This is a predicted structure of a 262-nucleotide part of an RNA (large-subunit ribosomal RNA, domain VI) from a soil metagenome. Its mean pLDDT, the model's own confidence on a scale to 100, is 85. The RNAcentral record of the full RNA draws on MGnify. Rfam family: Bacterial large subunit ribosomal RNA. A reference for the family is Cannone et al. (2002), "The comparative RNA web (CRW) site: an online database of comparative sequence and structure information for ribosomal, intron, and other RNAs", BMC Bioinformatics.
Context: one part of a larger RNA
RNA sequence: CGUACGAAACUUGAGGGAUUUUCUCUUUAGUACGAGAGGAUUUGGAGGGACGUACCUCUGGUGUUCCUGUUGUCACGCUCGUGGCACCGCAGGGUAGCUAACGUACGGCCUGGAUAAGCGCUGAAAGCAUAUAAGCGCGAAGCCAUCUCCCAAGAUUAGGUUUCGUUGGACUUCGGUCCUGAAGCCCCCUGGAAGACUACCAGGUUGAUAGGCUGGUGGUGUAAGGCGAGUAAUCGUUUCAGCCGACCAGUACUAACGGGCA
Repeated sequence: CGUACGAAACUUGAGGGAUUUUCUCUUUAGUACGAGAGGAUUUGGAGGGACGUACCUCUGGUGUUCCUGUUGUCACGCUCGUGGCACCGCAGGGUAGCUAACGUACGGCCUGGAUAAGCGCUGAAAGCAUAUAAGCGCGAAGCCAUCUCCCAAGAUUAGGUUUCGUUGGACUUCGGUCCUGAAGCCCCCUGGAAGACUACCAGGUUGAUAGGCUGGUGGUGUAAGGCGAGUAAUCGUUUCAGCCGACCAGUACUAACGGGCA
């Protein structure tokens, strides 16, 4: 821009894509077959491998500053207590998120058609024979569909359904122009388990969108100061304390101001 009024939702599916893997055990059955040795086709059931998709409840990983310990050195006048630097200084843990991971869940089904190799029926040329020359069948993880999942009406053949809106005024050469403005949308702003940008999604005071604060979960592991014990190092108690990023709620304290299209 188009889909001949403007919008917002929900859809049909022309067409396209993905998948459609493999093994073992068991039952049929030590049956058919076979002198024996051996040993099925087929049917049902179960469990794996690899692969794929999704996810983070569990088990783990990461988690660059969440907590703790600790070395050297410097600073805060000193002690104490803290802070800076040294790969995050090193080390022990670790929330959220991320993690086709070493974790969890699920998936491959089924059905039909035409066939390949192969196996046949009828059957001449060639009174026989012959699956082939005319004709008719069976037959595969393969092919084409069906089924499942994903995309999909720019499918210009541009589909379908539902709902909302289509107001008022001025001028007019009656073609229309201008102002206002509907449903709705956009810019802008606060943000996001969405994201390269864009897009998408949640909100914009009739508000919990983000920050802050409060409470909780969770992590770390018992802060500082005081008191007590000990010559002291240190220990005990106050104290499962103190601190605490992303998590879950609550709460307008801060910031969501303002503008436009139609």